[in-house]
C1' cells in the first nucleotide's frame, strides 16, 4: 500500500404563515426536508504532482412493506424467529443553453417520498425505533 480476519465508534431532513372546520402539524393555498455507494463537461486548494466537495428523480444499494419457512394459536386474526440468488412493492425530470461529450454544469420549469396510529386523508405530529442498516472511519491481527 494491497487482500482477508477480529473488534470498536458514528451513521436522516424537514409545517413557519394563511384558509375551511366542532375537529387539520392529516384537506387547501404559500413554505420546509432530501440516507449510503458510483459516475462527473462544475467549484475549490497548490507552483506541479495531486488532493477535496460536487446528483432526492442516472446506475446500484439499505431500511419499511409484501412473500416465504418455523414455532405458538383449534382456525381465523395475530405475536416471535429466520431467509437478500423471494424480488412483488421499492418513488420521481424534462425544456433551453454551453459542449466533442451532460438527465450530473448554467438557467427555467416540474416530478417523489413504506408501513401502523390519529376527533379528517401526513415524505414533515406520534409509534415499532435507546431498533435494523447501505456504509464511513480506526485499532489490532495474519498472507503474499
Nucleotide at each position: 500500500g494491497u487482500a482477508c480476519g477480529u473488534c470498536u465508534u458514528c451513521a436522516g431532513g424537514g409545517c413557519g404563515g394563511g384558509g375551511u372546520g366542532a375537529a387539520a402539524g392529516u384537506c387547501c393555498c404559500c413554505a420546509c426536508c432530501g440516507g449510503c455507494g458510483g459516475u462527473a463537461u462544475g467549484g475549490c486548494c497548490g507552483a506541479a504532482a495531486g488532493g477535496c466537495c460536487g446528483a432526492g428523480c442516472c446506475c446500484g444499494c439499505g431500511a419499511g412493506c409484501g412473500c416465504c419457512u418455523g414455532c405458538c394459536u383449534u382456525a381465523c386474526c395475530g405475536g416471535c424467529a429466520g431467509g437478500g440468488u423471494c424480488a412483488g412493492c421499492a418513488g420521481a425530470u424534462c425544456u433551453g443553453g454551453u459542449g466533442a461529450g451532460a438527465u450530473g454544469c448554467c438557467a427555467g420549469a416540474g416530478c417523489c417520498g413504506a408501513c401502523g396510529g390519529u376527533u379528517a386523508c401526513a415524505g414533515u405530529c406520534c409509534g415499532g425505533a435507546u431498533g435494523a442498516g447501505a456504509g464511513a472511519a480506526g485499532a489490532c491481527g495474519u498472507g503474499a
FMN riboswitch aptamer (RFN element) from Leeia aquatica, 144 nucleotides, folded computationally. Of the family's consensus pairs, 100% are formed in the model. Model confidence (mean pLDDT): 78 of 100. Rfam family: FMN riboswitch aptamer (RFN element). Gene Ontology term of the family: FMN binding. Lineage of the source: Bacteria > Pseudomonadati > Betaproteobacteria > Neisseriales > Leeia. The sequence is in RNAcentral, with records from Rfam.